The RNA shown here (small-subunit ribosomal RNA) has 1386 nucleotides and comes from an uncultured bacterium. It matches the Rfam family "Bacterial small subunit ribosomal RNA". Rfam links the family to the GO terms structural constituent of ribosome and ribosome.
RNA sequence: AGAGUUUGAUUCUGGCUCAGGACGAACGCUGGCGGCGUGCUUAACACAUGCAAGUCGAACGCUGAAGCCGACUUCGGUUGGCGGAGGAGUGGCGGACGGGUGAGUAACGCGUGAGCGACCUGCCCUAAAGAGGGGGACAACACUGGGAAACCGGUGCUAAUACCGCAUAAGCCCACAGCAUCGCAUGGUGUGGUGGGAAAAGGAGAAAUCCGCUUUGGGAGGGGCUCGCGUCCCAUUAGGUAGAUGGUGAGGUAACGGCUCACCAUGCCUGCGAUGGGUAGCCGGACUGAGAGGUUGACCGGCCACACUGGGACUGAGACACGGCCCAGACUCCUACGGGAGACAGCAGUUAGGAAUAUUCGGCAAUGGGGGAAACCCUGACCGAGCAAUGCCGCGUGAAUGAUGAAGGCCCUCUGGGUUGUAAAAUUCUGUUGUUUGGAAAGAACUACAAAAACAGGAAAUGAUUUUUGUUUGACGGUACCAUUCAAGAAAGCCACGGCUAACUACGUGCCAGCAGCCGCGGUAAUACGUAGGUGGCGAGCGUUAUCCGGAAUUAUUGGGCGUAAAGCGUGCGCAGGCGGUCUGUUAAGUCUAAGAUUAAAGCCCGAAGCUUAACUUCGGUUCGUUUUAGAAACUAGCAGACUUGAGUGUGGUAGAGGCAAGUGGAAUUUCUAGUGUAGCGGUAGAAUGCGUAGAUAUUAGAAGGAACACCAGUGGCGAAGGCGACUUGCUGGGCCAUCACUGACGCUCAUGCACGAAAGCGUGGGGAGCAAAUAGGAUUAGAUACCCUAGUAGUCCACGCCGUAAACGAUGAUCACUAAGUGUCGGGUUACCGGUGCUGAAGUUAACACAUUAAGUGAUCCGCCUGAGUAGUACGGUCGCAAGGCUGAAACUCAAAGGAAUAGACGGGCACCCGCACAAGCGGUGGAGCAUGCUGUUUAAUUCGACAAUACGCGAAGAACCUUACCUAGAUUUGACAUCCCCGGCAAAACUAUAGAAAUAUAGCCGAGGUUAUCCGGGUGACAGAUGGUGCAUGGUUGUCGUCAGCCCGCGUCGUGAGAUGUUUGGUUAAGUCCAAUAACGAGCGCAACCCUCGUCUUUAGUUGCUAACAUUUAGUUGAGAACUCUAAAGAUACUGCCAACGUAAGUUGGAGGAAGGUGAGGAGGACGUCAAAUCAUCAUGCCUCUUACAUCUAGGGGUACAGGCGUGCUACAAUGGCCGAUACAACGAGUCGCAACAUAGUAAUAUGAAGCUAAUCUCUUAAAGUCGGUCUCAGUCCGGAGUGGAGUCUGCAACUCGACUCCACGAAGAUGGAAUCGCUAGUAAUCCCGAAUCAGAACGUCGGGGGGAAUACGUUCCCGGGUGUUGUACUCACCGCCCGUCAA
Repeated sequence: AGAGUUUGAUUCUGGCUCAGGACGAACGCUGGCGGCGUGCUUAACACAUGCAAGUCGAACGCUGAAGCCGACUUCGGUUGGCGGAGGAGUGGCGGACGGGUGAGUAACGCGUGAGCGACCUGCCCUAAAGAGGGGGACAACACUGGGAAACCGGUGCUAAUACCGCAUAAGCCCACAGCAUCGCAUGGUGUGGUGGGAAAAGGAGAAAUCCGCUUUGGGAGGGGCUCGCGUCCCAUUAGGUAGAUGGUGAGGUAACGGCUCACCAUGCCUGCGAUGGGUAGCCGGACUGAGAGGUUGACCGGCCACACUGGGACUGAGACACGGCCCAGACUCCUACGGGAGACAGCAGUUAGGAAUAUUCGGCAAUGGGGGAAACCCUGACCGAGCAAUGCCGCGUGAAUGAUGAAGGCCCUCUGGGUUGUAAAAUUCUGUUGUUUGGAAAGAACUACAAAAACAGGAAAUGAUUUUUGUUUGACGGUACCAUUCAAGAAAGCCACGGCUAACUACGUGCCAGCAGCCGCGGUAAUACGUAGGUGGCGAGCGUUAUCCGGAAUUAUUGGGCGUAAAGCGUGCGCAGGCGGUCUGUUAAGUCUAAGAUUAAAGCCCGAAGCUUAACUUCGGUUCGUUUUAGAAACUAGCAGACUUGAGUGUGGUAGAGGCAAGUGGAAUUUCUAGUGUAGCGGUAGAAUGCGUAGAUAUUAGAAGGAACACCAGUGGCGAAGGCGACUUGCUGGGCCAUCACUGACGCUCAUGCACGAAAGCGUGGGGAGCAAAUAGGAUUAGAUACCCUAGUAGUCCACGCCGUAAACGAUGAUCACUAAGUGUCGGGUUACCGGUGCUGAAGUUAACACAUUAAGUGAUCCGCCUGAGUAGUACGGUCGCAAGGCUGAAACUCAAAGGAAUAGACGGGCACCCGCACAAGCGGUGGAGCAUGCUGUUUAAUUCGACAAUACGCGAAGAACCUUACCUAGAUUUGACAUCCCCGGCAAAACUAUAGAAAUAUAGCCGAGGUUAUCCGGGUGACAGAUGGUGCAUGGUUGUCGUCAGCCCGCGUCGUGAGAUGUUUGGUUAAGUCCAAUAACGAGCGCAACCCUCGUCUUUAGUUGCUAACAUUUAGUUGAGAACUCUAAAGAUACUGCCAACGUAAGUUGGAGGAAGGUGAGGAGGACGUCAAAUCAUCAUGCCUCUUACAUCUAGGGGUACAGGCGUGCUACAAUGGCCGAUACAACGAGUCGCAACAUAGUAAUAUGAAGCUAAUCUCUUAAAGUCGGUCUCAGUCCGGAGUGGAGUCUGCAACUCGACUCCACGAAGAUGGAAUCGCUAGUAAUCCCGAAUCAGAACGUCGGGGGGAAUACGUUCCCGGGUGUUGUACUCACCGCCCGUCAA
């Protein structure tokens, strides 16, 4: 000294929380010793028992034990004297101290400082003086009475330092009149005069003498009273008070006083907070804090109050009395029921309450107190001990060496390593505490006794006093301390480990159990739960809880704010209050200086000293504040005087919707009257309600009535604000300018108060044209108590009276001074300037936005207001109002946020620009039918699994009859079908044959590979194998999509407190962040483009199996021959806006030429940063979890092909641009030896049989089809369509039943162009026609390729969808499939 927490991120505001210290504490776990402190905070609840205040015989009477002495004696004892323990009583002093508690008290109670000229004071000290002489009683006691007791009564005797007269006595008291002196008003002090009044006690001793007694003065110490100042919260407590305030007189008190009383007066207190309510003992101090402050008042000390509750007095120097009295009350106890006793907030102790607080201890040895002449007695004050880790302080639980880095534990990448850890063991030491034995204090000074001595005065003394020596006194306690024995032997825990906050891993658990001070952890890999290991912190303690201060500048005096975060009253006037211009003099209240008094002790701080140290204790020193005196006079203030610049007045001008009242005007709407005129009008996005043939709307003329004042009109004007707009007149307020005559600080602000105060609303009475809440009707709508339309009442208008609020806003209180400029406009003016109202901007300010001479800048004064969000401007109370309601204005409870400004995104039924088969323009489909195929659903023993908007659904699957296969049923195996290692055995493994079986498998035979280093085979053992089991939300890899969209980032620089911005924006241009220009940016990267492949043109090279122009030849490029063409396949060339024109700064665009191709020539491959926890653990790989005679492996059969319904993708059609029959022409890509198969023959055909050629530019698949030519059909469920069915076959294959394809014959279903909706395509494209291939034994309408022939349309970008850029709003950021309000239900 700060930190966490609002956000995607930032900054600010702001609350909540944490780290520190403290404690009379409590609770949890643990616990070795000592010293010094502390210990009912709750029930001022109730208390059993014991003790806590007595003492004096040297004040007095009585009684009288032990013991001693004498006498007598029957030896048992009796009696006299001395003695005086003990007992109660009279009397004295003390029980008013000491000890406890904090209920009450907001007060002169306490603190501090004064005063008493208004007072008292026992014992003590000092000084002066005195004590003469008498008297009468009452207890005790004796007798007696009453009562249960407590206790009380009667009669009689008696003493005193008890009580009472008399004497004596002083300014001691009273009365009267003086003197001197002093002060602070009443008066004080001193002194003397006259008159009156008031004292006394003795005891001890032989005596001396001592202790007492009485009066008076003084002192010390103690007390009483009075006053200044200070002393908690509430104004939702604003008025209180009749002894109340004062006076006169009296009473009372130690003393002043309404303290009390009689009479008189009507005062007194209060916004500087009276009165009332709540709470509380106050202080020195304690805790905390840098301080200022805040909180607190245990222990120790001072004061106060109280003693079961309430009241009262007595005694006394002192009390209205804790362990005294009386009365009342409640409670407890005793009782013979008549009546009595009691008071732990003394020390122990008990019950209760409570989270919680100790022994019914020892001693008067010390200190102190009471009594006494003293010895001594008493003392739960006190000194000590006991209990409690309750606090502070100190010590210990060992030290050194010690690496096989032991064992064990834990972790890991696990034959090993890391960590626990020099830690242990082991070796060598030490002995604090403990233990054994022994020694052993200080605290003790007194007093008393004994002995001795000194000594003033005195006749003297043994007296008094003093000194010395000896004896005597210790609860603690045989304690501290010292020595000694023993042996590392007996002595460590608690909390934490996600961040804040030092310290991490494993296992278990699986939004469960639980944690948590705040943020927050936990839903199967939790450093946050529980346990373990390890680590960190503190340590005889450690954590938790409660409370206080701090951090919190979060109540801000030091030291905050109010435009938008909480916060400027709607505005003005103005009393009190606060603040106030220039000069002079004076006073000295504030202020400053010096000195004195006080500030108790303890405590704190500084310096020493004593306990071994420390805590602790002792000694010395320093300090705030209050008050007195003296001095200074700058500033503030008071008083006095002066001044003119602040303020105001006068004079002359001037602008204006400033206000009030009266009058006047025109336009327009509506209504009425009359005319013209005829079928509509009106209204809306479109309509309808409504008005109109009883004549509307329209139009003309006239009249009535109310309300508002077009143009001018302007960030123009006026006003304090609200507000003010036709014109004229009257009355009236304020401003500005000029002038510089007057007053002379007259000023500013303003709590309470007073006034004004839009609209709506209220009351009474008018008025009512238009408009128009409510209301009615018509529409819209799922509904429409709305928006739209037609009507329409309060109201709007006037007069008077209320209300008193608004986003009453510049969300910005008023006044004064100062601080760059530029510019628009209004008013005045001498064109120097002054006053208003706006904009842009400097410095400065601000969290930023912004403000900026009209401040939100820099200063001054005064007022108002704020202190987390919600509850809530609500409730209660008060007050105002006719009411509506206004003003004032909380809390319980809940949350950890709520909020301001700005940033990046995302979003908008916001804006601007641009693109895309996105729409539009076209062509053809899907959706209807039948079939194929995939999915869902259902079914099933199983119908294995995955994929689900776009981006699943002819997808994984380029091909499920068995196999595949993962599913089901049944039968089998268990180191395994597959891999590695170890041990044993070995001649024979596989294939073939036979038997059993559904097969796997088992047995036998046959044959004889491989191996013999046993590397091969079989058997065994366990490590292990195995899993298409789970998790794609643990992962790698791969893939889809946005999207072939044009975007996405970085370095340095600059701007910003920062998140961020700039660059990447702007103007053009492009398919493109493509390029150009501008530009606080300059560069660079990933994307775009290009580089790659195919096609299109040409050239060169090469000509076989390909080609054939010329020459021969043939049925045939068949064969010679040719190398021109085609073609093949390798290398090149070609296109660049290069050329021309126009436009343009440029980039580029438009048009043209040439060219095979023209502006990216066409197509492909190629997919930035990222998004969707997108898909895949079943391609593969892989963490973790799970199974291990099974979730593994083998075999047979079945299933994946089921079938009410629904969906997707396709094929074939519905026909004449067609079907069928016959003839006939033209391809390309490809594939082929487990193959393609010519050709021939057979069959209607599928195909079969035989078989040439071909490992391929050679042979084969291979006849392409649409097309063309000719014929037929003539619009029909057909010569269309072909499903399904029956029959007969072919092929593949162990095997076509579940469940293949194809062929022939027969029969011939639905379907006649398809609802809502929806898909593809911009050119060699769509649509259409065939061909090939992969997979494959067989099995495509699917998929991937190939060629043939071959269109239509695009005005354009308003709209739908998707995307890009800029901008804007946002309370969204899981980002609009967001957020969020109300009601109802659970």
Its mean pLDDT, the model's own confidence on a scale to 100, is 84. The RNAcentral record of the sequence draws on ENA and SILVA.